[in-house]
Overview: A computed fold for a 73-nucleotide RNA from Kwoniella mangroviensis CBS 10435, annotated as transfer RNA.

RNA sequence: GCCGCGAUCGCUUAGUUGGUUAAAGCAAGGGUCUCAUAAUCCCUAGCCCAGAGUUCGAGCCUCUGUCAUGGCA
Numbered sequence: 001g002c003c004g005c006g007a008u009c010g011c012u013u014a015g016u017u018g019g020u021u022a023a024a025g026c027a028a029g030g031g032u033c034u035c036a037u038a039a040u041c042c043c044u045a046g047c048c049c050a051g052a053g054u055u056c057g058a059g060c061c062u063c064u065g066u067c068a069u070g071g072c073a
Base pairs, nucleotide, nucleotide: 001072002071003070004069006067007066010026011025012024013023019056028044029043030042031041049065050064051063052062053061
């Protein structure tokens, strides 16, 4: 340099053919329970890499960029 793949709460991941509230586990905060701590159970907050485009509507489609990763040279 060329080709492929990926970026989603703090971490690890799901998200179907573009449409209904963006979901789960762990972590965090609060509560419950206990003499107390842990565990259990309940509740809460927080996320679509950046920009542009298409569309009535984009996490999802298109383009550009950034970063990470694999292959070829």

About this RNA:
It matches the Rfam family "tRNA". Rfam classes the family as a transfer RNA.